[in-house]
Context: one part of a larger RNA
């Protein structure tokens, strides 16, 4: 050169895992927020952005934890000093708590013990010493032992001194009940003495004082919100009504009184014809109203309007101006009408941030743990309060504990069972006749005799019971399974006994060495939170015709929980969840939708409205010669059953009854003969016979045949308004149904592995420490709030702790940055980091201030409130 081997190291490229955009297909996926037993809700709040927006402050109280100081302790009130004002600082200890209870109060007030002298020998009294009790249980320590050892320990006895604490007893003080007797002296009272009951006492003491957290309560008391109440004012330019003074109301119609003429008449006065011009009269303008279109509009012209049509129009008429009349007051031809677009109590301030047991909202993160809808009470039922359920801190132990099982003992009167046991209800015959009542026979009648119905008595039979019950379960409750025990021995007693007998109960006494399984670390104390609307399911049960109704009981659930499965779903089956991966299952499934055997073996099923899987989404009673099975009972080679064919007579038209009735309208009663068989007649048929057939019997065939009842599938029963649901789609030796078998497919469950976090338990004290690099030398890092090691565990609403090298503003320290460019904004398509609150770099604008890190104070974190305010 080339080929192998073995090692190192580089670049390119390929692979895998992994992260981030993009896109595209499949699976999965209902809107938050709220109240609620249960929300996607045809419950309510939300168009969207930016800022602002809800447990705070003070002044007590409890509890905690730290701090000073201590039988005390505290300067806040005043004084002084001091300074720009202040605080610190110094004094006074009056006062507060605390160091003593206790009783209504006067008022009375908390240990014994041993020596040892006097005397009136005590329940007295002098002195001098010791000094807060007993038992039981006790950590620690001290003394000795055995056993093992990796020599650093470990285990396990005995003995003693015994801390705090618990437990149970003795002693003392106050009060007050009941006795006893000495003593005093003011004679009714202490002292002293025995006994009981009460006490938030002592028996050598733990407090005061500040401060931090959590609670509580009074204050606006987490925000935001009434309807109401109460003072004090303004208002009659609208509107209601008075009164006072002004003004205004074409034209038309009817035609009262009175006057006048005439006419008539004895008059009284009558009648005709003129004039005149009255009136809450008639019709209509102006004006004043406002009936009907239920007309236009109806984000109007307009917070009452337009238009047509309508009411009144010389009067209770319309109207200007003045006055008058004011809120529990006004003024009403009366409507609760009106009183400044407000009225069944105007309107403005105020107290007032009024009060809500009522509606709604309440703002970062992660780790541990984790409910209750139940008990008493309460002018309680939409709420408190107290107990339980949770949570936190903390004690003092190493004992004991137990929603368990075993073995002893008890408790029980439910299910069952019984009624020829009791009570109570009940059917049925049957024997009996003593007695009793009804009806009949015979009999003049009988406390005569016979029938008979019942009643009543025997033995028996059916069927029953929450308020019956001889008997009786399973679960089930309770107790015990030793050292706090057992036995000796002594003592003590007002009990007990004839009795130092007994009982019970003491003891520095004396033996006797732990007396069932299994699983677990016990136990106490103090503080506090939510919650007091509950709902399901199996069994049990009450009311109720029933409920997806109403109330209970036991235990599991859901509420608080998600994850396979049941197409779909609080609750049903499976099974609870840290985080990647890898393997196995549960329930349920395996035709296709859709991962997995159109697997395998045996049956049954044909539907002209098949069928197809707990809870669960319906179907009965009845029927069926559809088909499959079974039980029973009968037939039949002595020849059944089925089909063809033949016979079905005679006494007699039986007897009665009938108009008639001869097998065959109706009664009764069904007999004999001859037969192979043939009813004094199965059924059609006559007015009444007649005629056919049937039963029975025989030929021909020549093997099974026939009833009843069962229950497996399958049909009938089986009618509703949008078209329609074993989940679809479809399936028929199934992809129905009823058995049996094997594979196989899948949960966050079960096994392993790897890594977070959390407890617990070990190991390390400057060192022969512990990490850390492949080793050793060297080296760097770290100091118990640390660090390695193990081993378990992670569901989570209301709540509660705990940690945050989250966050925002301000103040003292600190430590850097900044016009060579600080906050702020913008950046899916630049980068990374952290579990997460969120940091850090980078590009772009910006155009002057920002900021690490220790503190500390807070007007400190938003999506929701028909929020508020700007904007779209």
């Nucleotide at each position: 050169g080339u080929c192998g081997g073995u090692g190192u190291g580089a670049a390119a490229g390929u692979c895998a895992a992994c992260g981030a955009c993009g896109u595209u297909u499949c699976c999965g996926a209902c809107c938050c927020g709220u109240c609620u037993u249960g929300a996607a809700a045809c419950a309510c709040g939300g168009a969207u952005u930016g800022c602002g927006g809800a447990g705070u402050g003070c002044u007590u109280g409890u509890c905690u934890a730290c701090u000073g100081c201590g039988a005390g302790u505290c300067a806040a009130a005043g004084g002084g000093u001091g300074u720009u004002a202040a605080a610190a600082c110094c004094u006074u200890g009056c006062g507060g708590c605390g160091u003593a209870a206790u009783g209504a109060a006067a008022g009375u007030g908390a240990a014994g013990g041993c020596u040892u002298g006097u005397c009136u020998c005590g329940a007295a009294u002098g002195a001098g010493c010791c000094g807060a009790c007993g038992u039981g249980g006790g950590a620690u320590c001290c003394g000795u032992g055995c056993u093992u050892u990796u020599c650093g320990g470990a285990g396990u006895g005995c003995g003693g001194c015994g801390c705090a604490c618990c437990a149970c007893g003795g002693c003392c003080c106050u009060a007050u009940g009941c006795g006893u007797g000495u003593c005093a002296c003011u004679u009714g009272u202490g002292a002293c003495u025995g006994u009981g009951u009460a006490g938030a006492g002592g028996u050598u003491g733990a407090g005061c004082a500040g401060u931090u957290g959590g609670c509580a309560a009074a204050c606006g008391a987490c925000c935001c919100g009434a309807a109401a109440g109460a003072u004090g004012g303004u208002g009659a330019a609208c509107u209601a009504u008075g009164c006072u003074u002004g003004a205004g109301c074409a034209g038309g119609a009817u035609g009262a009184a009175g006057c006048c003429a005439g006419a008539g008449g004895a008059a009284a006065c009558u009648c005709u014809g003129g004039u005149g011009g009255a009136a809450g009269u008639c019709c209509g303008u102006a004006u004043c109203g406002g009936u009907u279109c239920u007309g236009a509009c109806g984000u109007g012209c307009a917070a009452a309007u337009c238009g047509a049509u309508c009411g009144a129009u010389a009067g209770a008429c319309u109207u200007g101006a003045g006055u008058a009349u004011a809120g529990g007051g006004g003024c009403g031809a009366a409507a609760g009408a009106c009183u400044a677009a407000u009225c069944g109590a105007a309107c403005c301030a105020u107290c007032u941030a009024g009060u809500a047991g009522c509606u709604g909202g309440u703002u970062c993160c992660u780790u541990c743990c984790g409910a209750a809808g139940u008990u008493u009470c309460c002018c309680u039922c939409a709420g408190g309060a107290u107990a339980g359920c949770u949570g936190g801190a903390u004690c003092u132990c190493c004992a004991g504990c137990a929603g368990u099982u075993a073995u002893a003992u008890u408790c029980g009167g439910u299910a069952a069972a019984g009624c020829u046991a009791a009570u109570g209800a009940u059917u049925a015959g049957a024997g009996g006749c003593c007695u009793u009542g009804g009806g009949g026979g015979c009999g003049u009648a009988a406390u005569g005799c016979c029938c008979u119905c019942a009643a009543c008595c025997u033995a028996u039979u059916c069927u029953c019971a929450a308020a019956c019950u001889u008997u009786c379960a399973a679960u089930g409750g309770a107790u015990a399974u030793g050292a706090a025990g057992u036995u000796g021995c002594a003592g003590u007693u007002u009990c007990u006994u004839u009795a130092g007998u007994g009982a019970a109960c003491u003891g520095u006494c004396a033996a006797c060495g732990u007396g069932a399984a299994u699983g677990c670390g016990a136990g106490g104390u103090c503080c506090a939170a939510g919650u007091g609307g509950g709902c399901c399911a199996u069994u049990u049960u009450u009311g109720g015709u029933a409920a997806g109704c109403a109330g209970a009981a036991c235990u599991g659930g859901c509420g608080c929980u998600g994850u396979g499965g049941g197409a779909u779903g609080a609750a049903c089956c499976a099974a609870a969840c840290g985080u990647g991966g890898a393997g196995u299952u549960a329930a349920g499934g395996u035709g296709c939708c859709u991962a997995a055997c159109u697997u395998c073996u045996c049956g049954c099923u044909c539907a002209u409205g098949a069928g197809a899987c707990c809870c669960c989404a319906u179907a009965a009673a009845a029927g069926g010669u559809g088909u499959u099975g079974g039980u029973u009972g009968a037939u039949a080679u002595u020849g059944a059953c089925a089909g063809c064919a033949g016979g079905a007579c005679g006494g007699u038209g039986g007897c009665c009854a009938u108009g008639g009735a001869a097998g065959u309208c109706g009664g009764u009663a069904c007999c004999c003969g001859c037969u192979a068989a043939g009813g004094a007649g199965u059924g059609u048929g006559u007015a009444a016979c007649a005629a056919c057939u049937c039963a029975c019997c025989u030929g021909c065939c020549g093997a099974a045949u026939c009833a009843a009842c069962u229950a497996g599938c399958c049909c009938u029963g089986a009618a509703a308004a949008u078209g329609g649901a074993u989940g679809g789609c479809g399936c028929u030796u199934a992809a129905g149904c009823g058995a049996g078998a094997g594979a196989c497919c899948u949960a966050u469950a079960c096994u392993c592995c790897g890594c977070c976090g959390u407890u617990g338990c070990g190991g390390c004290a400057u060192g022969u420490g512990c990490g850390u690099u492949g080793u050793c030398u060297a080296g760097c890092g770290c100091c118990a709030g640390g660090u390695c090691g193990u081993a378990a565990c992670g569901a989570g609403u209301a709540g509660g702790a705990a940690g945050g090298u989250c966050g925002u503003g301000g103040c003292g320290g600190u430590u850097g940055c900044g016009u060579u460019g600080a906050a702020g904004g913008c950046u899916a398509u630049g980068a990374g980091c952290g579990u997460a609150g969120g940091c850090u770099c980078g590009g772009c604008u910006g155009g002057a201030g920002c900021u690490u890190c220790c503190g500390u104070c807070a007007g400190u974190g938003c999506a929701g409130a028909u929020c508020g305010u700007a904007a779209u």